[in-house]
RNA sequence: UUUAUAACCUAAUAAUUUGGGCUUUAAUGUGGCGACACAUUAUCGAAACCUCUCUAAUUGCUGGAAAAUCUCACCGAGACAAUCAGCAGCCAAGCCUUGUAUAAGGAAGGUUCAACGACUAGUCGAAAGACGUAGGAUGCAAGCGCAUUCGAAACGGGAGGGCUCUCUAGUAGAGUUUGAUAUAGUCUGAACUUCACAGCGAUGUGGAG
Repeated sequence: UUUAUAACCUAAUAAUUUGGGCUUUAAUGUGGCGACACAUUAUCGAAACCUCUCUAAUUGCUGGAAAAUCUCACCGAGACAAUCAGCAGCCAAGCCUUGUAUAAGGAAGGUUCAACGACUAGUCGAAAGACGUAGGAUGCAAGCGCAUUCGAAACGGGAGGGCUCUCUAGUAGAGUUUGAUAUAGUCUGAACUUCACAGCGAUGUGGAG
């Protein structure tokens, strides 16, 4: 690239299925001239755009959590946990205010929030993929470094564009999903074995291999 089938995302389960989230449509309520936005209930799975740019902070605490699975002093309680947040502190690029020196403050957003955790925002290609950049692992070396090997992330922030729609018709406005409580990659103290402590136990905390 072509053809066929299936398909919204996520977690659990031996399986059947179940929980959470998003979206479509309808009703009700609130706000808006309106497109629409938020909330609740029911319902649906057709579809859900592109380019450039930033990757910093990554701490101390607190409150919740479903079904399924597991445990038991068993109809109740607990463990694990998909995940939902709050306060303080801190933060890259961009924006606003003050200042004129490279600072201070603010709004949004992020971090805390992986399995305890560590490190890293490359190139070509329409794509599939290729290269072997950043980074890691192993071995050697006093050291500079050398060899081998694996090999890369926005779904977040900012700017611009495309498409659909609204009106008070403009340098106007609305919509264009959730997923990052680790996404990609390399590791690792998680996972495996064992020891100690706590617990009836599931399990939790710490050490060693």